[in-house]
Context: one part of a larger RNA
RNA sequence: UGACGGGGGCCCGCACAAGCAGUGGAGUAUGUGGUUUAAUUCGACGCAACGCGCAGAACCUUACCCGGCCUUGACAUCCCUAGAAUCUCUACGAAAGUAGAGAGUGCCACCGCAAGGUGGAAUCAGGUGACAGGUGCUGCAUGGCUGUCGUCAGCUCGUGUCGUGAGAUGUUGGGUUAAGUCCCGCAACGAGCGCAACCCCUAUCGUUAGUUGCCAUCAGUUCGGCUGGGCACUUUAGCGAGACUGCCGGUGACAAACCGGAGGAAGGUGGGGAUGACGUCAAGUCCUCAUGGCCUUUAUGGUCGGGGCUACACACGUACUACAAUGGCAGGUACAAAGAGCAGCAAACUGGCGACAGUGAGCAAAUCUCAAAAAGCUUGCCUCAGUUCGGAUUGGAGUCUGCAACUCGACUCCAUGAAGUUGGAAUUGCUAGUAAUCGUAGAUCAGCAUGCUACGGUGAAUACGUUCCCGGGCCUUGUACA
Numbered sequence: 001u002g003a004c005g006g007g008g009g010c011c012c013g014c015a016c017a018a019g020c021a022g023u024g025g026a027g028u029a030u031g032u033g034g035u036u037u038a039a040u041u042c043g044a045c046g047c048a049a050c051g052c053g054c055a056g057a058a059c060c061u062u063a064c065c066c067g068g069c070c071u072u073g074a075c076a077u078c079c080c081u082a083g084a085a086u087c088u089c090u091a092c093g094a095a096a097g098u099a100g101a102g103a104g105u106g107c108c109a110c111c112g113c114a115a116g117g118u119g120g121a122a123u124c125a126g127g128u129g130a131c132a133g134g135u136g137c138u139g140c141a142u143g144g145c146u147g148u149c150g151u152c153a154g155c156u157c158g159u160g161u162c163g164u165g166a167g168a169u170g171u172u173g174g175g176u177u178a179a180g181u182c183c184c185g186c187a188a189c190g191a192g193c194g195c196a197a198c199c200c201c202u203a204u205c206g207u208u209a210g211u212u213g214c215c216a217u218c219a220g221u222u223c224g225g226c227u228g229g230g231c232a233c234u235u236u237a238g239c240g241a242g243a244c245u246g247c248c249g250g251u252g253a254c255a256a257a258c259c260g261g262a263g264g265a266a267g268g269u270g271g272g273g274a275u276g277a278c279g280u281c282a283a284g285u286c287c288u289c290a291u292g293g294c295c296u297u298u299a300u301g302g303u304c305g306g307g308g309c310u311a312c313a314c315a316c317g318u319a320c321u322a323c324a325a326u327g328g329c330a331g332g333u334a335c336a337a338a339g340a341g342c343a344g345c346a347a348a349c350u351g352g353c354g355a356c357a358g359u360g361a362g363c364a365a366a367u368c369u370c371a372a373a374a375a376g377c378u379u380g381c382c383u384c385a386g387u388u389c390g391g392a393u394u395g396g397a398g399u400c401u402g403c404a405a406c407u408c409g410a411c412u413c414c415a416u417g418a419a420g421u422u423g424g425a426a427u428u429g430c431u432a433g434u435a436a437u438c439g440u441a442g443a444u445c446a447g448c449a450u451g452c453u454a455c456g457g458u459g460a461a462u463a464c465g466u467u468c469c470c471g472g473g474c475c476u477u478g479u480a481c482a
Base pairs, nucleotide, nucleotide: 001482002481003479004478005477007476008475009474010473011472012471013470015466016465019430020429021428022427023426026321027320028319029318030317031316032315033314034312035311042053043052064307065306066305067304068303069302070301073131077130078129079127080126081125086103087102088101089100090099091098092097107120108119109118110117111116133296134295136294137293138292142290143289144285145284146283147281149279154193155192156191157190158189159188160169161168162167173184174183175182199273200272201271202270204241205240206239207238208237209236210235213231214230215229218228219227220226244267247261248260249259250258251257323423327382328381329380330379331378332377333376339370340369341368344363345362348359349358350357351356389420394415395414396413397412398411399410400409436458437457438456439455440454441453442452
């Protein structure tokens, strides 16, 4: 100087407390461990691994296993030889591939009357070796990227001064703040990286613009902003205004600031996002990529078929669905936002109980489509039961995608109708348009979503307070620690 203390002081955080809803019990989905297996590819392991890499394993993916094959190789550059490229067909084979037949002769340049010849580009085949290849090992050799403490308020430097020196001071102290934020004081004076601000979204208003958007007034109307018309309003998206403790009162040290108030759409960082200091964990990643070294080279490379990653006495994590009457079922009816669409979204009509099929308008979309929002409101039935709760499981019949749904897809219909009556010890999230609850869309994607990401609808309870648990910051003290 740090680190540590079941030392002290001050302060903060859904840390506790006050509340609300869960998890832990059930069934299922999914990940992991374990076990099994020819293989169940690999990585990730307290917080900070476990719906994680995977924004989507039937083949492919795929790295694993079994078998069939290849060896200058699936891919790159160079050299030689032949043939344009390319297309079609046959045989064998599970395919990869192997063998064979046919069609076909282009582009550029030079020579030549022409036929043709030579060279080149592109592409394909064969050969030769230099080499290719490796998701093989090492994340404890590395770059890059990332997690984490933590959006915590810290981390440092120059000069000066003090100390023999390591170092100290500044950065401590008194206030204050979300903040090393600001003020005052002070052997310090300044500065840098962080904080804040600048950026984006959102809340109010003005202005510009008016189609694909809108409809107050006027007219027509098939009653649909449909048409004429209009650009007020809504809205869209450009540019501006607006909030700064600016104003008033009080407290305070005449300061910084705090408390209350006015005006205002908004008030003290308005709400949200992006933004992550010096560093820590030899944290994670050699399987994104790059890369040193090592290993491999008829195989640890390449290719194809099939299987596996989907196994299943069990254990754990994360979710979904429930156990019902604040509900279930049936009918009627209302209101979003944000997105996506041409190998696409598909209206409408017809067929089917349905998944869906047939035909197919419109739309590269403020125009058309996906698209029905759902909880809600309303009417009726059920009347507390393992039930008209719950939907697992299983049988049958189908639909769709796709070369192909057996291993191993999703969905529909009929039948079946398991556990489950609110969950032990323990434990998680959340302070407001939040929790809870309700649907909607998207990426990935042929198909496959209870996951993820985004969107809106309805919309609470509670916070006395900081004694205690956990984590963190500052000062101080002790030390058998570095």
Small-subunit ribosomal RNA, 3' major domain from an uncultured prokaryote, 482 nucleotides, folded computationally. Model confidence (mean pLDDT): 85 of 100.